[in-house]
Overview: The part of an RNA shown here (small-subunit ribosomal RNA, 3' major domain) has 476 nucleotides and comes from Trichopus zeylanicus subsp. travancoricus. Model confidence (mean pLDDT): 81 of 100. NCBI's taxonomy places the organism under Eukaryota, Streptophytina, Embryophyta, Trichopus, Trichopus zeylanicus.
Context: one part of a larger RNA
RNA sequence: UGAUGGGGGCCUGCACAAGUCAUGGAGCAUGUGGUUUAAUUCGAUGCAAAGUGAAGAACCUUACUAGGGCUUGAUAUGCCGUGAAUCCUCUUGAAAGAGAGGGGUUCCCUUGGGAAUGCGGACACAGGUGGUGCAUGGCUAUCAUUAGCUCGUGCCAUAAGGUAUUGGGUUAAGUCUCAUAAUGAGUGCAACCCUCGUGUUUAGUUGCCACCAUUGAGUUUGGAACCCUGAACAGACUGUCGGUGAUAAGCCGAAGGAAGGUGAGGAUGACAUCAAGUUAUCAUGCCCCUUAUGCCCUAGGUGACACACAUGUUACAAUGGGUGGGACAAAGGGUCGCAAUCCUACGAGGGUAAGCUAACUCCAAAAACCCAUCCUUAGUUUGGAUUGCAGGCUGCAACUCACCUGCAUGUAGCCGAAAUUGCUAGUAAUCGCCGGUCAGCCAUACGGCAGUGAAUUCAUUCCCAGGCCUUGUACA
Repeated sequence: UGAUGGGGGCCUGCACAAGUCAUGGAGCAUGUGGUUUAAUUCGAUGCAAAGUGAAGAACCUUACUAGGGCUUGAUAUGCCGUGAAUCCUCUUGAAAGAGAGGGGUUCCCUUGGGAAUGCGGACACAGGUGGUGCAUGGCUAUCAUUAGCUCGUGCCAUAAGGUAUUGGGUUAAGUCUCAUAAUGAGUGCAACCCUCGUGUUUAGUUGCCACCAUUGAGUUUGGAACCCUGAACAGACUGUCGGUGAUAAGCCGAAGGAAGGUGAGGAUGACAUCAAGUUAUCAUGCCCCUUAUGCCCUAGGUGACACACAUGUUACAAUGGGUGGGACAAAGGGUCGCAAUCCUACGAGGGUAAGCUAACUCCAAAAACCCAUCCUUAGUUUGGAUUGCAGGCUGCAACUCACCUGCAUGUAGCCGAAAUUGCUAGUAAUCGCCGGUCAGCCAUACGGCAGUGAAUUCAUUCCCAGGCCUUGUACA
């Protein structure tokens, strides 16, 4: 100087407390371990692995296994020979491939070559999701959006080092202020950026409709007020007032204001730590394979199942379930696409086909909610697992192994032990909608969007994590 203490002081955080919803019990989904297997490809393993890489494994993907094949190779550059090429037919085969036949002759200069391309040959080489993340780059997680981490000059110390960075206040903040052998500076903090919240100006089509007419309908004239959409500005700064404080920094209250003290959310992540993660995104050193650890194909596997764990979802009901009727969003996506309407089917769907390259048209029905009615405390008109039968869609293909529909079936489950997670406001809880990936989909996941909309915070004693000062230490 650090590290550390069941030492001390100060402080912060959904850390505790106060509340609230859950997990842990049940069924199912997904992931992981284990076991099994020809293979169940590989990575990730306390927090910081386990709905993670994977924004989508039937084939492909695919790296694994079995079998069938290839060896200058699926692909690149260089050399030689030969034929332009694309194309058609047949045999064999599970396919990959192998064999045979037919047809056909390109462009440029020129009589030999060149261009492009196929096949054959020899070698240099290709190739490797093989190993090493403890050889690396890059990227990322974590402490942590925590308030720290350093440097120049000076001063002190024999030196390692110290001081500044400590102290009194204050802040979300090493934020600011005062004091001060320190004085300055850098990097973090904050601000600058984006979204939301208010207004003004401007622009009015595909959006809007107060007045004037008009229609089934903002439909059509018309309008630019309103709504909305885009752009440019304004606005919030402790600016004003009172109190408090040291006449400071600030803190408390009030006014005005759409918004008040960082307005709310996001992006933004210092120096370092964990030889943290990734050689399977990519790049890359070294090692290893080279008729195979490379490459092509068919089929299987990654979907197995005494079990254990994690994350979710659906429930256990009356604040509910069923049926009928009625209302209100935002944000997205669409031409290899979204598809209205009409017909048809109990339905998933099928047929038809208008419109839309989209403020125009379609997906599209928002659902919780409201009204009416049935059920009446039951394993039930709860719950929906499982299974049978009959169908539909996508796709060469749905058995292993997709999704959807109808009928039948109707398991466990009556609120969950010890223990444990999230959350402080438009938050939790609850309700639906959309998107990416995608032929289809195992999505209950992930990322967004709006609707309804709480409770509680006395306080810092204790638990956990972190910061600053101080002290002990036989540790470095």